[in-house]
Source information:
The RNA shown here (Fluoride riboswitch aptamer (crcB RNA motif)) has 63 nucleotides and comes from Acidobacteria bacterium 37-71-11. It was read from a public genome assembly, where an Rfam model found it. NCBI's taxonomy places the organism under Bacteria, Pseudomonadati, Acidobacteriota.
RNA sequence: UCUCGCAUUGGCGAUGGGGUUCGCCAACGACCGCCGAACGAGGCUGAUGACCCCUACGAGCGU
Numbered sequence: 001u002c003u004c005g006c007a008u009u010g011g012c013g014a015u016g017g018g019g020u021u022c023g024c025c026a027a028c029g030a031c032c033g034c035c036g037a038a039c040g041a042g043g044c045u046g047a048u049g050a051c052c053c054c055u056a057c058g059a060g061c062g063u
Base pairs, nucleotide, nucleotide: 009026010025011024012023013022016054017053018052019051020050021049033044034043035042
């Protein structure tokens, strides 16, 4: 100096917050949804990577 592994730290996983957990990345990076010929006109789903809770929104029913 380079490479690999482990630990720690940080970041990330299409819209908010908290907890748990999983995965990815090491900054030249992980990540940045789908349909539409395209990055167009236009249209569609979901607040999660997953689970639980809260908040916001939407649908149905009841009081």